The RNA shown here (Glycine riboswitch aptamer) has 73 nucleotides and comes from a marine eukaryotic metagenome. Rfam family: Glycine riboswitch aptamer. Gene Ontology term of the family: glycine biosynthetic process.
RNA sequence: UGUACGGGAGAGUCUGUUUAAUCAGCACCGAAGGAGCAAAGCCCAGGAAACUCUCAGGUAAAUGGACCGUACA
Repeated sequence: UGUACGGGAGAGUCUGUUUAAUCAGCACCGAAGGAGCAAAGCCCAGGAAACUCUCAGGUAAAUGGACCGUACA
């Protein structure tokens, strides 16, 4: 780093169309991904995150899910 299993938060089962998905509108969330920044320096450089942003993604269930544990490669 990858695979398998288990655990795994937040925020509208909002309104209209609609079987659902989708589409339009408004409100919201941060823990996929993405982007931005501090100090160490004292010029250039270099610069992380669970912080910040919310492009993406998400707001009942399902799916996804940073991270943690176990096993294997």

Its mean pLDDT, the model's own confidence on a scale to 100, is 83.